Predicted 3D model of a 92-nucleotide RNA (c-di-GMP-I riboswitch aptamer). It matches the Rfam family "c-di-GMP-I riboswitch aptamer". Gene Ontology term of the family: cyclic-di-GMP binding. Its mean pLDDT, the model's own confidence on a scale to 100, is 79. The sequence was found by an Rfam model in a public genome assembly.
[in-house]
RNA sequence: GAUAUAAUUUGGCAAAACUGCCGAAAGGCAGUGACGCAAAACUAUAGGGACUAAAUCCCCCCAUUAGGGGGAAAUGUCAGCCAGUUGCCUAA
Numbered sequence: 001g002a003u004a005u006a007a008u009u010u011g012g013c014a015a016a017a018c019u020g021c022c023g024a025a026a027g028g029c030a031g032u033g034a035c036g037c038a039a040a041a042c043u044a045u046a047g048g049g050a051c052u053a054a055a056u057c058c059c060c061c062c063a064u065u066a067g068g069g070g071g072a073a074a075u076g077u078c079a080g081c082c083a084g085u086u087g088c089c090u091a092a
Stems, first nucleotide, its partner, number of pairs: 012037002017032006035080001041085003047082002049078003056072006
């Protein structure tokens, strides 16, 4: 110096749920709240994976405009799914 593992101190983060706001939705932000976390820090156009389906396209219902239903659709979202990058203390 690298890798893997156990424990302690001081701190840190904050799942679900509820409330408010934003959003078409997924989801995000703030507050309350702690299930957990040694990377639960950062990275979402150029790793994989997952979620949603607005514009748009196609089909159907409807006499038609309008309206309604179904399918495709990421340019939207998620790193607390894996991954990548950086990184604190400490014993053997």